[in-house]
RNA sequence: AGAGUUUGAUCCUGGCUCAGAACGAACGCUGGCGGCGUGGAUUAGGCAUGCAAGUCGAGCGCGAAAGCUCCCUUCGGGGAGUGAGUAGAGCGGCGAACUGGUGAGUAACAGGUGGGUAACGUACCCUAAAGUGGGGGACAACCCGAGGAAACUCGGGCUAAUACCGCAUGUGACCGGAAGGACCCUGGUUGGUCCGGUAAAAGGCUUCGGUCGCUUUAGGAUCGGCCCGCCCCCGAUUAGCUUGUUGGUGAGGUAAUGGCUCACCAAGGCUUCGAUCGGUAGCUGGUCUGAGAGGAUGGUCAGCCACACUGGGACUGAGAUACGGCCCAGACUCCUACGGGAGGCAGCGGUCUAGAGGCAUCCGCAAUGGACGAAAGUCUGACGGUGCGACGCCGCGUGCGGGAUUGAAGGCCUUCGGGUCGUAAACCGCUGUCAGGAGGGAAGAAUGCCCCGAUGGUGAAUCGGGGAGAGACGGUACCUUCAGAGGAAGCCCCGGCUAACUCCGUGCCAGCAGCCGCGGUAAUACGGAGGGGGCAAGCGUUGUUCGGAUUUACUGGGCGUAAAGGGUGUGUAGGCGGCUGCGCAAGUCUAGUGUGAAAGCUUCGUCGCUUAACGAGAAGAGGUCACUGGAAACUGCGCGGCUCGAGUGUGGUAGAGGCGAACGGAAUUCCUGGUGUAGCGGUGGAAUGUGUAGAUAUCAGGAAGAACACCUGUGGCGAAGGCGGUUCGCUGGGCCAUUACUGACGCUGAGACACGAAAGCGUGGGGAGCGAACGGGAUUAGAUACCCCGGUAGUCCACGCUGUAAACUGUGCACACUAGGUGUGGGAGGUAUCGACCCCUUCUGUGCCGCCGCAAACGCAUUAAGUGUGCCGCCUGGGGAGUACGACCGCAAGGUUGAAACUCAAAGGAAUUGACGGGGGCCCGCACAAGCGGUGGAGGAUGUUGUUUAAUUCGACGCAACGCGAAGAACCUUACCUGGGCUUAAACUGUGGGGUAAACUCUUGGAAACAGGAGCUGGGGCAACCCGAUCCCAUAGAGGUGCUGCAUGGCUGUCGUCAGCUCGUGUCGUGAGAUGUUGGGUUAAGUCCCGCAACGAGCGCAACCCUUGUCGUUAGUUGCCAGCGCGUAAUGGCGGGGACUCUAGCGAGACUGCCGGUGAUAAACCGGAGGAAGGUGGGGAUGACGUCAAGUCAUCAUGGCCCUUACGUCCAGGGCUACAAACGUCCUACAAUGGCCGGGACAACGGGUUGCGAAACCGCGAGGUGAAGCUAAUCCCAAAAACCCGGUCUCAGUUCAGAUUGCAGUCUGCAACCCGACUGCAUGAAGUUGGAAUCGCUAGUAAUCGCAGAUCAGCAUGCUGCGGUGAAUACGUUCCCGGGCCUUGUACACACCGCCCGUCACACCACGAAAGUCGGCCGCUCCAGAAGUCGCUGUUGUAACCCGCAAGGGGACUAGGCGCCGAAGGAGCAGUUGGUAAUUGGGGUGGAGUCGAAACAAGGUA
Repeated sequence: AGAGUUUGAUCCUGGCUCAGAACGAACGCUGGCGGCGUGGAUUAGGCAUGCAAGUCGAGCGCGAAAGCUCCCUUCGGGGAGUGAGUAGAGCGGCGAACUGGUGAGUAACAGGUGGGUAACGUACCCUAAAGUGGGGGACAACCCGAGGAAACUCGGGCUAAUACCGCAUGUGACCGGAAGGACCCUGGUUGGUCCGGUAAAAGGCUUCGGUCGCUUUAGGAUCGGCCCGCCCCCGAUUAGCUUGUUGGUGAGGUAAUGGCUCACCAAGGCUUCGAUCGGUAGCUGGUCUGAGAGGAUGGUCAGCCACACUGGGACUGAGAUACGGCCCAGACUCCUACGGGAGGCAGCGGUCUAGAGGCAUCCGCAAUGGACGAAAGUCUGACGGUGCGACGCCGCGUGCGGGAUUGAAGGCCUUCGGGUCGUAAACCGCUGUCAGGAGGGAAGAAUGCCCCGAUGGUGAAUCGGGGAGAGACGGUACCUUCAGAGGAAGCCCCGGCUAACUCCGUGCCAGCAGCCGCGGUAAUACGGAGGGGGCAAGCGUUGUUCGGAUUUACUGGGCGUAAAGGGUGUGUAGGCGGCUGCGCAAGUCUAGUGUGAAAGCUUCGUCGCUUAACGAGAAGAGGUCACUGGAAACUGCGCGGCUCGAGUGUGGUAGAGGCGAACGGAAUUCCUGGUGUAGCGGUGGAAUGUGUAGAUAUCAGGAAGAACACCUGUGGCGAAGGCGGUUCGCUGGGCCAUUACUGACGCUGAGACACGAAAGCGUGGGGAGCGAACGGGAUUAGAUACCCCGGUAGUCCACGCUGUAAACUGUGCACACUAGGUGUGGGAGGUAUCGACCCCUUCUGUGCCGCCGCAAACGCAUUAAGUGUGCCGCCUGGGGAGUACGACCGCAAGGUUGAAACUCAAAGGAAUUGACGGGGGCCCGCACAAGCGGUGGAGGAUGUUGUUUAAUUCGACGCAACGCGAAGAACCUUACCUGGGCUUAAACUGUGGGGUAAACUCUUGGAAACAGGAGCUGGGGCAACCCGAUCCCAUAGAGGUGCUGCAUGGCUGUCGUCAGCUCGUGUCGUGAGAUGUUGGGUUAAGUCCCGCAACGAGCGCAACCCUUGUCGUUAGUUGCCAGCGCGUAAUGGCGGGGACUCUAGCGAGACUGCCGGUGAUAAACCGGAGGAAGGUGGGGAUGACGUCAAGUCAUCAUGGCCCUUACGUCCAGGGCUACAAACGUCCUACAAUGGCCGGGACAACGGGUUGCGAAACCGCGAGGUGAAGCUAAUCCCAAAAACCCGGUCUCAGUUCAGAUUGCAGUCUGCAACCCGACUGCAUGAAGUUGGAAUCGCUAGUAAUCGCAGAUCAGCAUGCUGCGGUGAAUACGUUCCCGGGCCUUGUACACACCGCCCGUCACACCACGAAAGUCGGCCGCUCCAGAAGUCGCUGUUGUAACCCGCAAGGGGACUAGGCGCCGAAGGAGCAGUUGGUAAUUGGGGUGGAGUCGAAACAAGGUA
């Protein structure tokens, strides 16, 4: 620091996601040790049990028991002493308001920070001053009695005090009064003087020295109370709130200010700088993250606050409205004798519940701290420790070195060679951390206490020395030693992001997944394995926060088209504001002081634990803070001046600016009349409609309403909406000139107010034309549309509402600055002139082009989207949705404001390349047209589908499958079926072993395969014997037309013989990409020429190759025969010849070369000459980059998978030849341009020795016999046929056509039954030119005629070739199909066979409405009213004081009563919020549903 993801690719916008860090965590797998931290976040839910606050006998009174000893005894027991002035409770003092817990409430002076208190308090502590005299009466405990289950209570009696109460004294304090001083100031403070008044005290111990207490006062310290400035979450779909409310006066109350409370008076107070209301929340130091600014957070530790079962209340006290106190009410739990009582873990442990989830019912007061005490000491779940939990951070270990010319075994992979795990192991050597055993063994302990000494006021405090005693942790840390590599590694990941790859299994299944996405038979993405990567006692996952995210933008974003400028103006608050002088000092800057607690953070280092974490020390950082001093540039404020901003005046000026009134002509429709006759009208074509009752057309007259042609113009005016005949009236604004006046009066503008097209609404008019709805006619599958005929509202007017538009320049307003050029509207000036004709300058509008600059690009560009300033509005992924709810507005329609759940990973903008278009332009092709002949109908052949079958083997499927693979299925072929066999196999190669001959001949069984038998034989060696193919056994390898053409190679088809497809360098563009290759011509052609930011090049085109057409030359055998000769009945038969034909080699020839014209003088085209041939002469071969996952695993090859006594292999028979039906391709026909008969003529390509086979003979014929010749320009196949001549048939199912069938044959072959071809005789079907539709062909072509060949034993209507005869037509490119180039649009890119919308039906999900219903919260009114304070009363009761001898009385207090307030409770009425609900509404998602076809191309009606 970035990355992935929208696209075919690109740039941008924009969201989603990831990599980082963190956590009081949880879950999964795993787990050796230690240190330091940390651990109920949910239920402020309920709690058993133990402990958590006591202490003081040096304040006071009382005062046991057991036990032991002794005595007495009626033997039951009693007494004394001791225990012991102990335990214990009580009175009293201090403490219990600290510590500890929790975060429910609280949006608040609660908290933070800084101030104030002249408006206050403060026990204990310190300092100072003064005092502590003398009396009195009670109450607990205790004793007696009573009640009660208990808790506890009541009555009587005794008693002490540092408990309580008078009296005295009064430094000082307080109160009242008097005169006066100083200083301040909110209620004053303070010093002094005088007079009057009020109120004190307690004693204990003692070594008798004192000491600890007590009282009053002043001061201090500490801790608090109250007040104030600033800071402190979200919601405006909460906009108004408030009656003790705001203030005053007086009083009460408080420690103290204050409506804190009360009476009276006034009517205020708060609020858009967000009151009130609602939601959420303890606040902070800090913590996490971040570069920072920020954002999130507030657990542990620390400060503050609040709370203590819930609500209310006071008492005591220095302090509480009191966690372990009290009273009342409520809920809950427990006890109960049913009468009544008890309780409060959000203290430490522990328990239950809910939960993903958090520990011991531990040890100790040794340390630190606290309470009490004179002290010893007691208490202390604060605290110190230990335990549990990998919860976190930090450290250590699980060994180290050597060890490969056995890279061991084993696993995995493999191209079978090997590679890898891997120096890893084994093996050799070494070490000893941790854990384990044994032994030793700290620091934390110093105060205090006692004694002595020094100092000191013979003091306190302090210091020194000595002494006794105290350690929970602790079997501690640490050290030494023993043994032995021994006890100690897992988890996640390996498609990209993101480091790390292979095999097997699985087969859109199982599964994975953070995003993109993997999985449908070769998955680096699932599961396993091997290997690898990462981290490591942990590793992953989940959740949460910040980051990345500049994705809320202060730092640091935007708004023409991506989300986003308000429809427009006027203007309030607010924000911002010209030049200049002086002053002030609020902002600002600066210096100092105070504060910003500690901890934390940062830095430092010879700090302390072995290191680190952790801890100690020092310094620093940290603020919108406060106070004081200073500066005066800028902002602000005050005063003054100025004129350029703004405005006013004066003089001109243009205009559809607005409002009202009046008037005008053209057109339309209607009405009346005339002329006139059969249609008119309307459309793509029609029809509805209208017209003989006279339309349309035409003329004249009249009526009505609406709109104003031409002028008219990217012309004008207006803020926008908008404004268009003419005239008049009223009226707003602009511009120009002038520079007289005012003197910053300005800009913007939340709210507010006004205006605001069309449609719509209300009331009343009006209504010609047009025209939603509606009716009719068409179109159509339908047509609730587009087209046509009608037609109501409306459109018009007046008044009132509505308040929205693609209200758009998709561009807020104002000001300033920043090259120009050229139109046009308005004005002014200059020059010049007859003239304002032109020209120049300038101001103000309105357009176009264009530089800088900007921009993602498109584009904008002085009318900015440039550069700046000010202010306003708005945006933050798509959908849901401008919807729901609420509120406001509206008569309604509806408008304004405006969410969420849920869902997706995109949705978008601009541009690029393609593809496509019922877009455009140019061009081509038997593409259409013009022609000729066919197919589709018939019969047959053949292929295919389908069906059938034991099998009818398989493949090919639009063009580009279907007489295709197959150039030839009776067996074979053959892959299929049935049956019979074989298992190293039918065929191939090894290795090991055995053993002999095998082939061949004969023979038995059998359908054959096969099995059995007989015979014959190899090489070497004299022989023994050895070698030894075939054979047998074993083994490795075989074999498969089994699957996958979507794993492949090769080959092929197709677009298409179409003219295209690309590259290098350069240039342009951010980039995809463009340019070149586009343009002007031309061509069959990206063929060539010209131009050009391109210049070149490659694959294609063309040419080179073959063939054919002409000529020449060479060569003449088997070919040829003109001339010469021989011969024959005749024939190149023969001698000869090379002339000709021909053969086959080599050449020539054609190149737009020549002429004319056109054209840019080019390329080229047109015409002509010559020529056998003319513009590529004809034909062939030749097929660019690529497309179709096109075809082929069955030609072959091949990866993977599958079979292995079978999916291999051998054999026999069958099948591939089936047959209701359908299709393709052909053959033959339907006849007279013909059939038949007879006669006659002319080819070429080819083939032939397992062959072609002549002549001759036989047969009607197929053919047979026969054998000459020929390895071929020699012989044979071989007859060419159409054609010509003659004859016959005469339009008919025929002398056409030949299917089918019968009989008889021929040939091939082992064999023609299934299932061959051919021949003869007989038979003689359909068919009389073929519906919709559709195919081929442009010249030696179509059509027609035959011939040959491959395959092949035989089998050809097929295929491949060959020649013979030999046409018609092309105006032309509108249309159909296909294609090429340019351009345009696009929401397509699997590319139009594309994309995509809505209803309906189904499933699921969340949400809204809803008769109701159930809760929460809150307000108002009322009822009733506990405890309690306060007030009144106080007849009840009463020791202290007073009077009194006493009785008694007084005073004071008080029980009780009454009153105000008052919690829970009850009633009623509202509000708000949530749950739920029959039913209902739309929305989202899903799946190959249904119906249509709305959008994207002119999307077929933009």
This is a predicted structure of a 1502-nucleotide RNA (small-subunit ribosomal RNA) from a metagenome. RNAcentral holds the sequence, with entries from SILVA. Its Rfam family is "Bacterial small subunit ribosomal RNA".